Overview:
This is a predicted structure of a 73-nucleotide RNA (transfer RNA) from a Planctomycetaceae bacterium. The coordinates come from a structure-prediction model, not an experiment, and the mean pLDDT is 81. NCBI's taxonomy places the organism under Bacteria, Planctomycetota, Planctomycetia, Planctomycetales, Planctomycetaceae. It matches the Rfam family "tRNA". It is annotated as a transfer RNA.
Formats: sequence, C1' cells, structure tokens
RNA sequence: GGGGGAUUAGCUCAAUUGGGAGAGCGCUAGCAUGGCAUGCUAGAGGUCAGGGGUUCGACCCCCCUAUCCUCCA
Repeated sequence: GGGGGAUUAGCUCAAUUGGGAGAGCGCUAGCAUGGCAUGCUAGAGGUCAGGGGUUCGACCCCCCUAUCCUCCA
C1' cells in the first nucleotide's frame, strides 16, 4: 500500500425486507424479609464510531474518514 471483517446503553451483544432502537448484566427507586442474600415491579441511561449522499423515510443502501482484528504484499 491492497482485500475482508468489526464499531449499537457503563459492559457483553441482538435488531428479519428500509418504517416501533432493544435484551442480559450493571445502576437508581419501591415492595416482599427483623436484617442480609435473594426475588418481584418500575425507572434512568443511546449524536446507532464521525461526515456526506440516495430515499417520503436510513442502525440497515452508496461514498469518504477514524479506530481495532485478520489476510496479502
């Protein structure tokens, strides 16, 4: 330098054919228990890596950039 892959909540990860952004753990509050552990309920938390484009509409399609992994040279 070139090919491929990954980037989504604090962490680990989903998201079907382009139309509602989610789960588990963690965090906060409440309830159950004399208390802890634990269980249940509710809640907060997201520039979907960044920018641009296509589209009525983009996590998803196209282009560029950044970081990481891998292969080739």